About this RNA: This is a predicted structure of a 102-nucleotide RNA (SAM riboswitch aptamer (S box leader)) from Peribacillus psychrosaccharolyticus ATCC 23296. The coordinates come from a structure-prediction model, not an experiment, and the mean pLDDT is 84. Taxonomically the source falls in Peribacillus psychrosaccharolyticus (Bacteria, Bacillota, Bacilli, Peribacillus). Rfam family: SAM riboswitch aptamer (S box leader). Rfam's curators write: The SAM riboswitch is found upstream of a number of genes which code for proteins involved in methionine or cysteine biosynthesis in Gram-positive bacteria. Rfam links the family to the GO term regulation of gene expression.
RNA sequence: AUCUUAUCAAGAGAGGCGGAGGGACUGACCCUGUGAAGCCUCGGCAACCGGCCAGAGUACGGUGCCAAAUUCAGAAGGACCAUGGUGUCCUGAAGAUGAGAU
Numbered sequence: 001a002u003c004u005u006a007u008c009a010a011g012a013g014a015g016g017c018g019g020a021g022g023g024a025c026u027g028a029c030c031c032u033g034u035g036a037a038g039c040c041u042c043g044g045c046a047a048c049c050g051g052c053c054a055g056a057g058u059a060c061g062g063u064g065c066c067a068a069a070u071u072c073a074g075a076a077g078g079a080c081c082a083u084g085g086u087g088u089c090c091u092g093a094a095g096a097u098g099a100g101a102u
Stems, first nucleotide, its partner, number of pairs: 001102008013042005021031003025074004043066003048062003051058002070094001076091005081085001
């Protein structure tokens, strides 16, 4: 990097350095000098894999995560109705994370 598969409306932040961006992409809408990204320290959430366990579990190890539903919408298909709309809902696309494979 590609493929397969599970999950994604719950949950969880302080300090230091830094100094203008960030929320994947597009549009919208947000966050941000009352300090963005990034890095470091400490803390926390969760329970995917491993460990322990008869099991329920636990939170020891490996990841992950700690604004807003994956912030909302999105390719394509379907259902619905007040036949109208920038509509609602479902599947899903795209994305993220884990595990496995190549």